[in-house]
About this RNA:
Predicted 3D model of RNase P RNA and transfer RNA as a complex of 463 nucleotides. Rfam match: Bacterial RNase P class A. It is annotated as a ribozyme. The coordinates come from a structure-prediction model, not an experiment, and the mean pLDDT is 77.
RNA sequence: CAGGCCGGAUGGCCGCUCCGCCAGCGUUGCGUAUCGGCGGGGAGGAAAGUCCGGGCUCCAUGGAGAUACGGUGCCGGAUAACGUCCGGCGGGGGCGACCCCAGGGACAGUGCCACAGAAAGCAAACCGCCCGCGUAGCCUUCGGCGAAGCCAGGUAAGGGUGAAAGGGUGCGGUAAGAGCGCACCGCGUUCUUGGUAACAAGGACGGCACGGCAAACCCCACCGGGAGCAAGACCGAAUAGGGACGGCGCGGGCGGCUGCAAGCCGCUCAGUCAUAUCUCCUGAUGAGUCGUCCGGGUUGGUUGCUAGAGGCGUCGCGUAAGCGGCGUCCCAGAUGAAUGGCCAUCGCCCUCGCGAGAGCGCGGGUACAGAACCCGGCUUACAGGCCUG
RNA sequence: GGCCACGUGGCGGAGUGGUGACGCAGCGGACUGCAAAUCCGUAUACCCCGGUUCGAUUCCGGGCGUGGCCUCCA
Numbered sequence: 001c002a003g004g005c006c007g008g009a010u011g012g013c014c015g016c017u018c019c020g021c022c023a024g025c026g027u028u029g030c031g032u033a034u035c036g037g038c039g040g041g042g043a044g045g046a047a048a049g050u051c052c053g054g055g056c057u058c059c060a061u062g063g064a065g066a067u068a069c070g071g072u073g074c075c076g077g078a079u080a081a082c083g084u085c086c087g088g089c090g091g092g093g094g095c096g097a098c099c100c101c102a103g104g105g106a107c108a109g110u111g112c113c114a115c116a117g118a119a120a121g122c123a124a125a126c127c128g129c130c131c132g133c134g135u136a137g138c139c140u141u142c143g144g145c146g147a148a149g150c151c152a153g154g155u156a157a158g159g160g161u162g163a164a165a166g167g168g169u170g171c172g173g174u175a176a177g178a179g180c181g182c183a184c185c186g187c188g189u190u191c192u193u194g195g196u197a198a199c200a201a202g203g204a205c206g207g208c209a210c211g212g213c214a215a216a217c218c219c220c221a222c223c224g225g226g227a228g229c230a231a232g233a234c235c236g237a238a239u240a241g242g243g244a245c246g247g248c249g250c251g252g253g254c255g256g257c258u259g260c261a262a263g264c265c266g267c268u269c270a271g272u273c274a275u276a277u278c279u280c281c282u283g284a285u286g287a288g289u290c291g292u293c294c295g296g297g298u299u300g301g302u303u304g305c306u307a308g309a310g311g312c313g314u315c316g317c318g319u320a321a322g323c324g325g326c327g328u329c330c331c332a333g334a335u336g337a338a339u340g341g342c343c344a345u346c347g348c349c350c351u352c353g354c355g356a357g358a359g360c361g362c363g364g365g366u367a368c369a370g371a372a373c374c375c376g377g378c379u380u381a382c383a384g385g386c387c388u389g
Numbered sequence: 390g391g392c393c394a395c396g397u398g399g400c401g402g403a404g405u406g407g408u409g410a411c412g413c414a415g416c417g418g419a420c421u422g423c424a425a426a427u428c429c430g431u432a433u434a435c436c437c438c439g440g441u442u443c444g445a446u447u448c449c450g451g452g453c454g455u456g457g458c459c460u461c462c463a
Stems, first nucleotide, its partner, number of pairs: 001389006008346007016042007024032003044368001048379002051377005056228004062281006069224005074088005089103001090101004104219002109217002111213003126159002128155003132151001133149001137145003167185006186208001187206008232303004242294007251269007271285004296462002310329008347366004352361003390459007399413003407443001415431005436452005
C1' cells in the first nucleotide's frame, strides 16, 4: 500500500414478541388461544441515507412507430437489471507496492473565454531585435558613421500579460528571424500486421493546417410508461350513501318482437377509455363515469408477509466477476411497534502505581447503529481486533 | 414507512459561471432642548465536503439541516 474477515463470550435470575403442541370451550372430524405449561425462532455489516437497479401490486390489457422529457457514455464480459462488478485499453500521479479518471463527438451548428494584455479566435508588433531613410553630432572630405525620430518596413527567437499566445529540442540558415531547410520527438492522413474490440506496433506521405469548455445548449449511440405495501384485496363498525364545480357521455343506421308510435332484443357504425402526447393494430366498455374541493364517520381486524436472483458445504468450468451440478438447512415478522434489563466470571483497550522482567493491583472504557414488502448494488457512520499478499 | 421541495447577513428577499443587489433591523454622525421622522456614512452572508472549469452562490456527486404531502369508509 492492497484485499478479506470479526465486531464480545459463558452462566444465573426476571421479562417481551412470533410459531407449534397440551388443557379448556364451541361443536363435529374442524375451529379458537385472554391467561397457564412445554418446546423452538428472534436485528445489521451497515438494518442508515433513500442515491441507482429489479421483483411484486395497481393504473382494465398488450404490441409497433414517432415526438417530447430524463438518464447513461473507452472496449469486452458478468447479471433479472444497473450509473454496479470483473478483465483489458488509453491518460495522469507515485521511488515503489499501487492509486485516480462522467474516458463518445469541438472541421453539424450556436454560445462563452471576465480581469490583465499590443493581440483571445479567418490572431496580434507593447518592449525588444534587424534593414532602410535620417536630425543633432562625430570622423573626415564631396563620402562614411550615426544618439533621437507622430518616418517607412521586416521579424513570433527573447521579455512582459494571461488559465491559455498557433508544435518541442538541436544543428544549419538569415540583415535579424521564422518548418525557411534537416535530424529526432509530437501531430495529421493513409496502408500493412497483431488483437473479438478499445487499441498497439511498423511503413509511406504531409512542414503543421485543426486552442479550450459539451458536469453550456447541442449532435450521435443505447436505455427508460406512471405510481408506490400508507401499492393493492377482503371483512367489520359508524355517519348525512351529502353538497359544489368541471371533463367526456346517455348518439345514428338496419333487422326482429306488433301494422304505426313508445318500449325491448340483436347486429353494425360512431363516441369514450387503453394515463406524457400523437398515429396504427389489437381490445375493453354498453349508461353513466371520472377528477378537484367542502362536509360526515372511523382511528378496528385479516391478507399482501416472508422459501428467497436464499444460506452453508463440496465438485466442475472460467484469469476474474460469476455460472452449473450434488448434498444439506429453514434462519425475525413487530404494528406506538418485540428482539431487553440486572448480576457474576472471562476476553480486549487505556491511565496510574509496584516490579529488573514476566506480570500484579486500583480505576475507567468496550463503537456506529437498530428490521417495517423483499432482493442486487452504491454511498455514508463505526471503539477495538484478526488474517493474507 | 414512502414521496417531494428548500438552505444567500439578525429577518425578509433578488442574483444562477467572472468584484453578491434591495428593504427592515443594528452601529456611528448630522438635525433637535430631548426624542421620533429625515439625511449621510458603515459592519455583517452564499449550510458543509469533494469534483468539472482558468474561475463555482450558480454545474455535478455525497453529507447535514429545515419544511410540506400521503391512513381507511361511504